A computed fold for a 64-nucleotide RNA from an uncultured Bacteroidota bacterium, annotated as Fluoride riboswitch aptamer (crcB RNA motif).

RNA sequence: AAGGAAAUGGUGUCUUCCUACUUAACCGUCCCGAAGUUUCGGGGCUAAUGGCGCCUACAAACAC
Repeated sequence: AAGGAAAUGGUGUCUUCCUACUUAACCGUCCCGAAGUUUCGGGGCUAAUGGCGCCUACAAACAC
């Protein structure tokens, strides 16, 4: 008793999580290497949602 969070913006709604003390919840995935049990370095890929609706930005295709 409201606030914050859920890999890129805004908003509505729902769900989940964290919280006043421990400074929490949260911070995508794949491959390789090093360190050694989860950190770092390199390369690649998906995505404006945690779910849904709308708007905006970007990208692709088609039509005029």

Its mean pLDDT, the model's own confidence on a scale to 100, is 76.